[in-house]
Context: one part of a larger RNA
Molecule: large-subunit ribosomal RNA, domain IV
Organism: Promineifilaceae bacterium (SeqCode)
RNA sequence: UCGUGGUUAAGGAACUCGGCAAACUAACCCCGUAACUUCGGAAUAAGGGGUGCCCUGGAAGGUGAUGGGACUUGCUCCCUGAGCUAACCGGGGUCGCAGAGAAAUGGCCCAGGCGACUGUUUACUAAAAACACAGGUCUCUGCCAAGCCGUAAGGCGAUGUAUAGGGACUGACACCUGCCCGGUGCCGGAAGGUUAAGAGGUGGGGUUAUCCAGAUUCGUUUGGAGAAGCUCCUAAUCGAAGCCCCGGUAAACGGCGGCCGUAACUAUAACGGUCCUAAGGUAGCGAAAUUCCUUGUCGGGUAAGUUCCGACCUGCACGAAUGGUGUAACGAUCUGGGCGCUGUCUCGACCACGAACUCG
Numbered sequence: 001u002c003g004u005g006g007u008u009a010a011g012g013a014a015c016u017c018g019g020c021a022a023a024c025u026a027a028c029c030c031c032g033u034a035a036c037u038u039c040g041g042a043a044u045a046a047g048g049g050g051u052g053c054c055c056u057g058g059a060a061g062g063u064g065a066u067g068g069g070a071c072u073u074g075c076u077c078c079c080u081g082a083g084c085u086a087a088c089c090g091g092g093g094u095c096g097c098a099g100a101g102a103a104a105u106g107g108c109c110c111a112g113g114c115g116a117c118u119g120u121u122u123a124c125u126a127a128a129a130a131c132a133c134a135g136g137u138c139u140c141u142g143c144c145a146a147g148c149c150g151u152a153a154g155g156c157g158a159u160g161u162a163u164a165g166g167g168a169c170u171g172a173c174a175c176c177u178g179c180c181c182g183g184u185g186c187c188g189g190a191a192g193g194u195u196a197a198g199a200g201g202u203g204g205g206g207u208u209a210u211c212c213a214g215a216u217u218c219g220u221u222u223g224g225a226g227a228a229g230c231u232c233c234u235a236a237u238c239g240a241a242g243c244c245c246c247g248g249u250a251a252a253c254g255g256c257g258g259c260c261g262u263a264a265c266u267a268u269a270a271c272g273g274u275c276c277u278a279a280g281g282u283a284g285c286g287a288a289a290u291u292c293c294u295u296g297u298c299g300g301g302u303a304a305g306u307u308c309c310g311a312c313c314u315g316c317a318c319g320a321a322u323g324g325u326g327u328a329a330c331g332a333u334c335u336g337g338g339c340g341c342u343g344u345c346u347c348g349a350c351c352a353c354g355a356a357c358u359c360g
Base pairs, nucleotide, nucleotide: 001355002354003353004352005351006350007349008348010346011345014344019341027051028050029049030048031047036041038172052094053093054092055091056090057089058088061085062084063083067079068078069077070076071074095099107339108338109337110336111335112334113333114331115330119131120130135170136169137168138167139166140165141164147156148155149154173326174325175324176323178256179255180254183253184252185249186248187247188246189245192244193243194242198238199237203233204232205231206230207229210225211224212223213222214221215220257275258274259273260272261271284318285315296312297311298310299309300308
């Protein structure tokens, strides 16, 4: 000096990002217990009291001697209830600083955020507001189901059958969930447009049986025309689904305006005008886990409050199952406050054990 454990006058969070750490609390019995509430809870709420030992009075209960009775004569049943014991209740006394005398064993309350809850998770820095969850909605699937694994056989789904199974989103419960189908997706439609493979009319090219002309050493050879067949090109026309097109669909992906004017103080604008849009944000909430400006403004709490709580609304850039707003209970959750408590601190000191270092 460090580690671990312990004690500490007075003060008591002044420490610090933050009461981190530590301390307080703690068992059993009795009394008592608020808001709120889904009537279960909240609740061990909070808060208060008792607790050893001795003597003594009472005493439920336990045990069951003795005596009596019954008959089915038994290790029987019923009544009696001596003695012993005794929770608990009361009275008196007694010792200590202290009686749950050790050990072990919740600190409590108020307000707010988030998530309903019990659960799950980053094995070795994150346990959470993340995941899951019952519940809600949409959607697919009629059974050789849809979907998934596999090249296949085959398997899962399921020895299930739409009150079932798969997928997606949301996430108890309560009150609710507005407008937009123009874009994208999905579903439905099929008149027309477009259109692949395939089919394929016409036209053209190549090849040449043959024909014509020239040359000829009569064997041939050169040039031209050219049917059928084969072949190459041209490709009108006929060709599904899809796309275009028509309609539906937002608890599908998503989206949910601007400018100007106007009331007899001022200010503001219920009202009007105009432009644009598929439609212009409804209810509720709102400086919020969202607010830049911002420590917004007002109120509360403090002597003093960038945090916190209640309001306001100017929402840079909330908003309705990418759910909105509430909500009892719950949480090793996050934020603010209070009481208690303390070596966190004022501000240090001391003790025990261990370690390192220094000296001998």